[in-house]
Model confidence (mean pLDDT): 86 of 100. This is a predicted structure of a 347-nucleotide part of an RNA (small-subunit ribosomal RNA, central domain) from a metagenome. RNAcentral holds the full RNA, with entries from SILVA.
Context: one part of a larger RNA
RNA sequence: UUGGGUUUAAAGGGUGCGUAGGCGGUCUAUUAAGUCAGUGGUGAAAUAUGGCAGCUCAACUGUCAAGGUGCUAUUGAUACUGAUGGACUUGAGUGAAGUCGAAGUAGGCGGAAUUGACGGUGUAGCGGUGAAAUGCUUAGAUAUCGUCAAGAACACCGAUAGUGGAGACAGCUUACUAGGCUUAUUACUGACGCUGAGGCACGAAAGUGUGGGGAUCAAACAGGAUUAGAUACCCUGGUAGUCCACACUGUAAACGUUGAUUACUCGCUGUUGGCGAUACACUGCCAGCGGCUAAGCGCAAGCGAUAAGUAAUCCACCUGGGGAGUACGCCGGCAACGGUGAAACUC
Numbered sequence: 001u002u003g004g005g006u007u008u009a010a011a012g013g014g015u016g017c018g019u020a021g022g023c024g025g026u027c028u029a030u031u032a033a034g035u036c037a038g039u040g041g042u043g044a045a046a047u048a049u050g051g052c053a054g055c056u057c058a059a060c061u062g063u064c065a066a067g068g069u070g071c072u073a074u075u076g077a078u079a080c081u082g083a084u085g086g087a088c089u090u091g092a093g094u095g096a097a098g099u100c101g102a103a104g105u106a107g108g109c110g111g112a113a114u115u116g117a118c119g120g121u122g123u124a125g126c127g128g129u130g131a132a133a134u135g136c137u138u139a140g141a142u143a144u145c146g147u148c149a150a151g152a153a154c155a156c157c158g159a160u161a162g163u164g165g166a167g168a169c170a171g172c173u174u175a176c177u178a179g180g181c182u183u184a185u186u187a188c189u190g191a192c193g194c195u196g197a198g199g200c201a202c203g204a205a206a207g208u209g210u211g212g213g214g215a216u217c218a219a220a221c222a223g224g225a226u227u228a229g230a231u232a233c234c235c236u237g238g239u240a241g242u243c244c245a246c247a248c249u250g251u252a253a254a255c256g257u258u259g260a261u262u263a264c265u266c267g268c269u270g271u272u273g274g275c276g277a278u279a280c281a282c283u284g285c286c287a288g289c290g291g292c293u294a295a296g297c298g299c300a301a302g303c304g305a306u307a308a309g310u311a312a313u314c315c316a317c318c319u320g321g322g323g324a325g326u327a328c329g330c331c332g333g334c335a336a337c338g339g340u341g342a343a344a345c346u347c
Base pairs, nucleotide, nucleotide: 004318005317006316007301008300012315014202015201016200017199021195022194023193025088026087027086028085029084030083031082033081034080035077036076037075038074039073040072041071042070049065050064051063052062053061054060091192092189093188094187096183097182098181099180100179103177104176105175106174107173108172109171110154114150115149116148117147118146119145120144121143125136126135162169163168207248208247209246210245211244212243217241221237222236223235224234259314260313261312262311263310264309267292268291269290270289271288272287273286274285275284296303297302320347321346322345329340330339331338332337
C1' cells in the first nucleotide's frame, strides 16, 4: 500500500460545538469544467512485436509497418457530477399554545442522626473481638433526660422510574437560565443539511496552589492483636484529605467495553411524557425507557426497529506476544504528571 476489520480475539476518540475538507432533497433553464465520441499534432533513436532482405544458416545487420493506454489543440454530445440563474417543500429551522423532569446556577429554610460542651439522674464498668488486648472510666465514664454548638449528608417516597452532550444530577422552597417533547385543517424561511482533520469548550475520583472550614469517615503514622514473620487482613486512635470559594490538573473498567447522521425491514408485551374538552374504561398517534422473539447476522455467547440486520455519507482507530504506553525529542503543567510516541533485542 492493497485487502480485511474495530460488543467479548488488536482496534470507537471521555463528551459536545465547530473551521478547512468530504458528502448532500425535488423541478427547470443556461453553460460545458469533469465525463464521453471524432479528427489533427506530438509521443526521438536504439530495444521489444510482425513482415521482408543480406552475410551458406543462426546469432547479427538492414528496411518497412503496427503499437505506444499519455499530453496538447480542435469539432461535437449533454444522461450524470460541477458552475450560474429561477422555482418548490417533504430535509433543516423559526413563531404560537400546552407540558415534563434528582437539567444547571445563586439564595433562604427544615428535621433525624453523629460528635462535642454544660447541667440533672445514676454507679462500676464501658468499648471492642473468632478470642483478646491497646483505649475510655470513681477527677464519675457507658446508659438516660434537658439545653446549646458545629459541620456534613439528605432515611421513607425510590422504581428493570426520570433528566442531561458526556462527566453527572435526589430534603423543602424562591429567583434566574437552558433543554426536550407534544398539538394544529396552523403561519413563516426555503436546502439554510450531515460529518468533521486541526481548533475551542466541558469533563468522576484522586492530586496541586491560596484563603476559609473541620462533625463524620479516613491514605500516611502510632499502638494492640494475629502470625514462623505480618511493613497486611481484625481492633483502638489518628494527620492530609473528605466540605466551601477561586485557580490549576485533564485522566478512569470516562463501559452499552457497541462513533455520529439518514433510510428500510415479522410480531408479542410492560412502562414514562404529551394529545384527542373533562372523569373512568378501552383503543389509537408522536417522542422516550425496558423485556421476549421471526427473518437476517454472528466462530460462538448472543444481537434482533434503541441491530451486532439491509444500505449510504463522514470521522476515529487496528495489523503477533514481550520490550512499552517505556526511551529520546517536542508540546502542555506550579508540581504530580499528561499528550505525542519509537528502536535494538527476544519468543